Predicted 3D model of a 125-nucleotide RNA (c-di-AMP riboswitch aptamer (ydaO/yuaA leader)) from a soil metagenome. The coordinates come from a structure-prediction model, not an experiment, and the mean pLDDT is 80. Rfam family: c-di-AMP riboswitch aptamer (ydaO/yuaA leader). From the family's description: This family represents a conserved RNA structure found upstream of the ydaO and yuaA genes in Bacillus subtilis and related genes in other bacteria.

[in-house]
RNA sequence: UGCCUAAUCCCGGGCGCCGCCCGGGAGCGGGGGAACCAAGAGUUCUGGGGCGAACCCGCCGCAAGGCGGGAGCGCUGCUCCUUCAGCGCCAGCCCGACAGCUAACCCCGCAGGCCGAACAAGGAG
Numbered sequence: 001u002g003c004c005u006a007a008u009c010c011c012g013g014g015c016g017c018c019g020c021c022c023g024g025g026a027g028c029g030g031g032g033g034a035a036c037c038a039a040g041a042g043u044u045c046u047g048g049g050g051c052g053a054a055c056c057c058g059c060c061g062c063a064a065g066g067c068g069g070g071a072g073c074g075c076u077g078c079u080c081c082u083u084c085a086g087c088g089c090c091a092g093c094c095c096g097a098c099a100g101c102u103a104a105c106c107c108c109g110c111a112g113g114c115c116g117a118a119c120a121a122g123g124a125g
Stems, first nucleotide, its partner, number of pairs: 002114003008026008027110006037100001047098001048095004055070006072089005078125006
C1' cells in the first nucleotide's frame, strides 16, 4: 500500500501517450429465457418492468418543500465475522406496452465520483 461502486487485471494494435481508442481473454456484475411451482388477468390507464441501500410511516405546509421515526446502506487505516461508539447516505437513471420463478441457451456492463476526520472489544486468518 485510502474510500463508494460489479466497474478490476492481462495480451495485441493504434493515438493527440503515466491517459485514451479498437480487438481478445480472465474475473466480477446485471438482464432475458422451460418444466415444476406460483399468479389470476388492467389492452394508454392510477399501465407494467429493470439497475441501485435509496423504501415505508407520521407531522407541518395551499403547494413546492421541510422535519421526525422505522427499515436499509457506507466509513472509522491488514482482512473477515459478531457486538459497541461516532459520522454520513437514504439519490438518480433506464426499458418502452413488454418480461413471475426458470435448466439449457441468449444478451449486456466493467463507468463515474471522492476524503485528509474519527472508535474499541471478542473470535478467526